Molecule: RNase P RNA; transfer RNA
Organism: Chloroflexota bacterium
RNA sequence: CAAGUGGACCGGGUGACCGCUCCCUUCAUCGAAGGGGGAGGAAAGUCCGAACUCCACCGGGCAGGAUGCUGGGUAACGCCCAGGAGGGGUGACCCUACGGAAAGUGCCACAGAAACAUACCGCCAGCGGUCCUUCUUCGGAAGGAUGCGGGCAAGGUUGAAAUGGCGAGGUAAGAGCUCACCAGCGGACCGGGUAACCGGCCGGCUGGGCAAACCCCAUCCGGAGCAAGACCAAAUAGAGGGACGUAAGGAUGCCCGGCCUGUCCCCGGGUUGGUCGCUUGAGCCCGAUGGUAACAUCGGGCCUAGAGGGAUGGUCACCGUCCUUCACUUGUGAAGGACACAGAAUUCGGCUUACAGGUCCACUUGACCC
RNA sequence: UCCCGGGUCGUUCAAUGGUAGGACAGGGGCCUUUGAAGCCUCUAAUCCAGGUUCGAGCCCUGGCCCGGGAGCCA
Numbered sequence: 001c002a003a004g005u006g007g008a009c010c011g012g013g014u015g016a017c018c019g020c021u022c023c024c025u026u027c028a029u030c031g032a033a034g035g036g037g038g039a040g041g042a043a044a045g046u047c048c049g050a051a052c053u054c055c056a057c058c059g060g061g062c063a064g065g066a067u068g069c070u071g072g073g074u075a076a077c078g079c080c081c082a083g084g085a086g087g088g089g090u091g092a093c094c095c096u097a098c099g100g101a102a103a104g105u106g107c108c109a110c111a112g113a114a115a116c117a118u119a120c121c122g123c124c125a126g127c128g129g130u131c132c133u134u135c136u137u138c139g140g141a142a143g144g145a146u147g148c149g150g151g152c153a154a155g156g157u158u159g160a161a162a163u164g165g166c167g168a169g170g171u172a173a174g175a176g177c178u179c180a181c182c183a184g185c186g187g188a189c190c191g192g193g194u195a196a197c198c199g200g201c202c203g204g205c206u207g208g209g210c211a212a213a214c215c216c217c218a219u220c221c222g223g224a225g226c227a228a229g230a231c232c233a234a235a236u237a238g239a240g241g242g243a244c245g246u247a248a249g250g251a252u253g254c255c256c257g258g259c260c261u262g263u264c265c266c267c268g269g270g271u272u273g274g275u276c277g278c279u280u281g282a283g284c285c286c287g288a289u290g291g292u293a294a295c296a297u298c299g300g301g302c303c304u305a306g307a308g309g310g311a312u313g314g315u316c317a318c319c320g321u322c323c324u325u326c327a328c329u330u331g332u333g334a335a336g337g338a339c340a341c342a343g344a345a346u347u348c349g350g351c352u353u354a355c356a357g358g359u360c361c362a363c364u365u366g367a368c369c370c
Numbered sequence: 371u372c373c374c375g376g377g378u379c380g381u382u383c384a385a386u387g388g389u390a391g392g393a394c395a396g397g398g399g400c401c402u403u404u405g406a407a408g409c410c411u412c413u414a415a416u417c418c419a420g421g422u423u424c425g426a427g428c429c430c431u432g433g434c435c436c437g438g439g440a441g442c443c444a
Base pairs, nucleotide, nucleotide: 001366002365003364004363005362006361007360008359009358010357012319013318014317015316016315017314018313020038021037022036023035024034025033026032027031040341044352045351047350048349049348050347051346052225053224054223055222057258058257059256060255061254062253064221065220066219067218068217069083070082071081072080073079084098085096086095087094088093099216100215104214105213106210107209108208120156121155122152123151124150128148129146130145131144132143133142134141135140164182165181167179168178169177183206184205185203186202187201189200190199191198192197229276230275231274232273238267240266241265242264243263244262248261249260250259269443270442271441283302284301285300286299287298288297289296290295320339321338322337323336324335325334326333327332328331371440372439373438374437375436376435377434380394381393382392383391388424396412397411398410399409400408417433418432419431420430421429
């Protein structure tokens, strides 16, 4: 210098004028004046986990759902940290739904002999049968064909996938049949590690794949959601219809045991008001200590939006960054344009997705120079 | 704000994980003097991006789009 990897952060600034909303103070009560606060890293998707509130109150079982290497963190999690294994990259580094296929069931189209227990082609020639040729001492013998019976699974063919791989020995031909190395599996063995797992030793033990198919195992889970819910005020019509009678209902389904009760559905009527919940919280910043880290503990400081037809905006000027055109003095000037994604609504912890442009730190590879 | 449901030819419906198929509509042809009807034939689709699998409309994950519901009192 170029190409890249990981992490942290910013994401327009200043001023003037006109507005919007909340709080405080004063005047004063339709309001006005002054002062102060007023979007984000994702406020988003609503995908997980909680807090909070209600379902009168509980318990048990089944069903259902979620997660899935190990250890730790956390209020909790499907999140985070560290490690293991597998995969990718020259490397920095990145990715992984990563339990069980030897509990059982199911599926594997087409092709192929065979997708689960098989033999189409093939290989072998010990033995029996049939036929042909040659020889013959006429008893048979040798060779060949046939491939009916027998042995084998090395090779071929099909496929996404075919019964460990490769080499040597062995054999009639072959085969872990035997041996060396490699891959896998098993072991109540040895060493290391909390563990996942790693290394070694021993055993020829060696027929697939799919669990993001049912399922099995382990762990966890009651439901609904701030339009939850609480209070006040206003208005109105419940002699409306139906279901259930020891049943029905009791906030996902089924069953059981308490317990409670006139309960549920439809139709009709009124009101579309106010206050609380509502922003101080698993809060933010700085420092110290412990820990590899996530994080925890302690000390100090800070208060930082709260609407309800739903505020946080608009215009102008200057500056900043980028792009285009023109001009020349070749790095400046002028003109024009652009400045992302997006926008709080009960509140937090995460994840995921969107994002113009820019800054900083650490590291890797390559080239060149000293 | 919160909570649900659904995306397949132009439209409306199908499809055990194994060639995406009907019906209506559209184009062409046959039949007819012409038109309609009928018959034959053609065109035309799995919302998008990844993953699991030999193989995905179907299974899983993320996104996009569309639709619906929920106030209070008696």